[in-house]
TPP riboswitch aptamer (THI element) from a Bacteroidota bacterium, 104 nucleotides, folded computationally. The sequence was found by an Rfam model in a public genome assembly.
Order: sequence, then structure tokens, then C1' cells
RNA sequence: UCAACUUUCUGGGGGCGUUUCUGCAGUUAAAUGCAGAAUCUGAGAAGAACCCUUCGAACCUGAAUCACGGUAAUUCGUGCGCAGGGAAGAAAUUGAGAAGACUG
Repeated sequence: UCAACUUUCUGGGGGCGUUUCUGCAGUUAAAUGCAGAAUCUGAGAAGAACCCUUCGAACCUGAAUCACGGUAAUUCGUGCGCAGGGAAGAAAUUGAGAAGACUG
């Protein structure tokens, strides 16, 4: 100096639904909204936690009702996706190469 897996530190990016019950608001009655508790999936459903950080499917758009399958229901599963967008540096470790100095 270059390369590579991993780790550490700092910074940054991202999502937060489904169903049921209770209370309040609302209404002719509902729909609906807010708060709390519980249930389902998941790394994570508001935690200074979790995930991701260009080797980028973390996440967003496509997507008001995407398509198919499944479920009590859902961003539940698969596809969509060699579609598009999307947030950084340093150090450690290992390996390779080059230069300089000293000695023979």
C1' cells in the first nucleotide's frame, strides 16, 4: 500500500400491523377514533430495544383492493425482484506486495 472474513467504536437509515374485550368520544342505531389489557406472526408491533448501513430485500415505491395460496384476521407464506430507490467512516485481526536502514 492492497485484499479478505470477522470484531469493536462512532455516526446514520428504517418499521411498528391483525383480532378480541373493557372504558371514553360519536350516532336514531352503527361505522369510526382514542386509551388500556390480551391474542396471532416476527429479530422487532413504541423499545433510548430490534434490524440495516453500498458485498446495501433493513426499509420504501410498484400496491386505494399487486397476484396466487392460506388464516379467526393481517405487511401470514411465496412470487413481484438480474424492477426502481435507499443510510458511513475509522481501528483491530489475517494474508500478500513494495520501499528504506543495518548486518553478512